[in-house]
RNA sequence: GUCCCUCGCUGGGGGUCUUCGCGUCGCGAAGUGAGAUACACCCUUUGAACCUGUACGGGUAAUGCCGUCGUAGGGAAGCUAUCAGCCGAUGCU
Numbered sequence: 001g002u003c004c005c006u007c008g009c010u011g012g013g014g015g016u017c018u019u020c021g022c023g024u025c026g027c028g029a030a031g032u033g034a035g036a037u038a039c040a041c042c043c044u045u046u047g048a049a050c051c052u053g054u055a056c057g058g059g060u061a062a063u064g065c066c067g068u069c070g071u072a073g074g075g076a077a078g079c080u081a082u083c084a085g086c087c088g089a090u091g092c093u
Base pairs, nucleotide, nucleotide: 001086002085006081008079009078010077011044012043013042014041016038017031018030019029020028021027022026050074051073052072053069055068056067057066058065
């Protein structure tokens, strides 16, 4: 000097289901999960956060609950700093 990972800052992106009960425009409880409309959570291109599904197999009280297709096709960025690596200069041996 260059630059990967990582941290941070700012901005941006995303989802919010199933079942039961009740006094049913809603409220409460249970299941899964990081998160089920949360001053929250997750993701931000080395991108499975999330979307495209009348799909397939398993399982459940039920549900994208679990897995496969899926390294499929899409999908929202900039900056600073540290360490490692690499390149160059100088000094010593």

Predicted 3D model of a 93-nucleotide RNA (TPP riboswitch aptamer (THI element)) from Gallionella sp. NCBI's taxonomy places the organism under Bacteria, Pseudomonadati, Pseudomonadota, Nitrosomonadales, Gallionella.